[in-house]
Molecule: transfer RNA
Organism: Candidatus Microgenomates bacterium
RNA sequence: GGGCGCAUAGUUUAGUGGCUAAAACACAUCUCUGAUAAAGAUGAGACCGAAAGUUCGAUUCUUUCUGCGCCCA
Numbered sequence: 001g002g003g004c005g006c007a008u009a010g011u012u013u014a015g016u017g018g019c020u021a022a023a024a025c026a027c028a029u030c031u032c033u034g035a036u037a038a039a040g041a042u043g044a045g046a047c048c049g050a051a052a053g054u055u056c057g058a059u060u061c062u063u064u065c066u067g068c069g070c071c072c073a
Base pairs, nucleotide, nucleotide: 001072002071003070004069005068006067007066010025011024012023013022018056027043028042029041030040031039049065050064051063052062053061
């Protein structure tokens, strides 16, 4: 320099044009316990890497950029 892939909650992932988005673990509160752990209940937490475009509508499609990874030279 060329090609490909990935980026969604603290972490790991799902969702893949159509009510401003789901789960597990973690976290908070409560129940239980003498107390902790485990178990159970409830709850908070992400506008989906950034900017533009297409569309009635974009996390999802397209382009550029950023970061990470892989391959080729």